The prediction has a mean pLDDT of 79.
This is a predicted complex of two RNAs, RNase P RNA and transfer RNA, with 456 nucleotides together.

């Protein structure tokens, strides 16, 4: 310099002008309210609602246990908690930095495998091979045989020697597998460590299912209060009438409310206000513990809380970026230009998006700009 | 805001691991003196879009458009 791979930041900057939401302070004004002036106002994802949780409430301990349902899924460690994040292992991909993995179990069972092919899980003989017999000399018929061919996504170790009628873990060595025992390591797993086995156990659980672990239900349109206003209303079930019945999700308990309760389905009035509502598992400097997430300690910052919904319009100047037109230096050319760099004029111009109860996450979207680490290659010193 | 489903032909749906189909429409022929009707015959698909599991995906499993549906409060 050219390709590239991991991580952060940030995501638009000034100045007028005229507006928007609350808040606060002064004036006026019996009050409604009306005028100034201050200060605040969107995000990294606010957004998909895919996981966790915090709040509320289901009349209570939301207790215990059994089944449903849902959900996660190599180990180990970290959160308030996760299906998240860290470090580790196995496995695959790249020369490499470094990516990717829904990665428990297929000797508990049951299912599935279309078409093709002899044969699809149970080991099978369509062609070839080899052996016996038969022959009209093309081959017919018995039988071994999984080395080779053919089909397929998937054919039941692999190389060589040997052995054999022809062959096969039938034997033998070496590599691979499988299980025990050492040994390394919390662990998952590793091992050029020792023994035993000729070798089996094939794919599928983002099929049903086993195992293990986790998880009560709705959701701020939860809920609690003030006002208005109506018809405290009607109809069908269902379990019961008090050693009963109801109430959690389905049954069981144990305790606790309740005396009618539970379900559906017609109807009536309202569409105002407070409160929940924003400062919290908040951020960031240093110190310390750890390999890292992440924890502790100590200083420092902080200000959106609207309810049909604010947080914007327009105008000027700079500057990233891009576009076209002239010029230069290089280098490659098929002499038609072509590619890098840089200078001048001109135009063009801010990307995804937009709070609605609040946090940690994950996913998607996103024009660019910045800065650190590192890996491959060329050239020069 | 918050919770739940659907997307398969031009329209309404079926199918839910191995050929993409059914009724209406649509096109041709037949029948009529024409026309419905009615008989033969046919053509038409990114299974909404990407990625994953699998030998194999409409169908299973994630992400991503688009359309659809329910709530509030008193008494």
């Nucleotide at each position: 310099c050219c390709a590239g791979a991991g991580g952060g930041u940030u995501g638009g900057g000034c100045g007028a002008u005229c507006g928007c939401g609350g808040c606060u302070c002064c004036g006026c004004g019996c009050a409604a309210g009306c005028g100034g002036g201050g200060g605040c106002g969107a995000g990294g994802a606010a957004a998909g609602u895919c996981c966790g949780g915090g709040c509320u409430c289901c009349a209570c301990g939301a207790a215990a246990g059994c089944a449903a349902c849902g959900g996660u899924g190599c180990c180990g460690g970290u959160u308030a908690a996760u299906g998240g994040c860290c470090g580790g292992c196995g496995g695959g991909g790249g020369c490499g930095a470094c990516c990717c993995c829904a990665g428990g179990g297929a000797c508990a069972g049951u299912g599935c495998a279309a078409c093709a092919g002899a044969a699809a899980g149970c080991a099978a003989a369509c062609c070839g091979c080899c052996g016996g017999u038969c022959u009209u000399c093309g081959g017919g018929c018995c039988g071994g045989u999984a080395a080779g061919g053919u089909c397929g996504a998937a054919a039941g170790g692999g190389u060589g020697c040997g052995g054999u009628a022809a062959g096969a873990g039938c034997g033998c060595a070496c590599c691979g597998c499988g299980u025990c025992u050492c040994c390394g390591g919390u662990a998952a797993c590793g091992g050029c460590a020792g023994g035993c086995g000729g070798c089996a156990c094939g794919g599928u659980a983002a099929a049903c299912c086993c195992c293990a672990c986790c998880g009560g239900g709705a959701g701020c349109a939860a809920a609690a209060c003030c006002g208005a206003a109506u018809a405290g209303g009607g109809g069908c079930g269902g379990c019961a009438u008090a050693u009963g019945g109801g109430c959690g999700u389905g049954u069981u308990u144990c305790g606790g409310c309740u005396c009618g309760u539970c379900g559906c389905c017609c109807g009536g009035g309202u569409u105002g206000g407070u409160u929940g509502c924003u400062g919290g598992a908040g951020g960031g400097g240093c110190g310390g513990a750890g390999c890292a997430a992440u924890c502790c300690g100590u200083c420092c910052c902080c200000u959106a809380g609207a309810u049909g919904a604010a947080u914007g319009g327009u105008c000027g100047c700079a500057c990233a970026u891009c576009c076209g037109c002239c010029g230069u230096c290089g280098c490659c050319u098929u002499u038609g230009g072509g590619c890098u760099a840089u200078g001048g004029c001109g135009g063009a111009g801010g990307a995804c998006a937009g709070a609605a109860c609040c946090c940690g996450g994950c996913u998607u979207a996103c024009a660019g700009a910045c800065c650190c680490u590192c890996u491959g290659g060329c050239a020069u010193u | 805001g918050g919770g739940c489903g659907c997307u398969u032909a031009g329209c309404u749906c079926a199918g839910c691991g191995g050929g993409a189909g059914a009724g209406c429409a649509c096109u041709g022929c037949c029948u009529u003196c024409a026309c419905a009707c009615g008989g033969c015959a046919g053509g038409g698909g990114u299974c909404g879009c990407u990625g994953g599991u699998u030998c194999a995906a409409u169908c299973c499993c994630a992400g991503c458009a688009g359309c659809g549906c329910c709530c509030a409060c008193c008494a």
It holds a member of the Rfam family "Bacterial RNase P class A".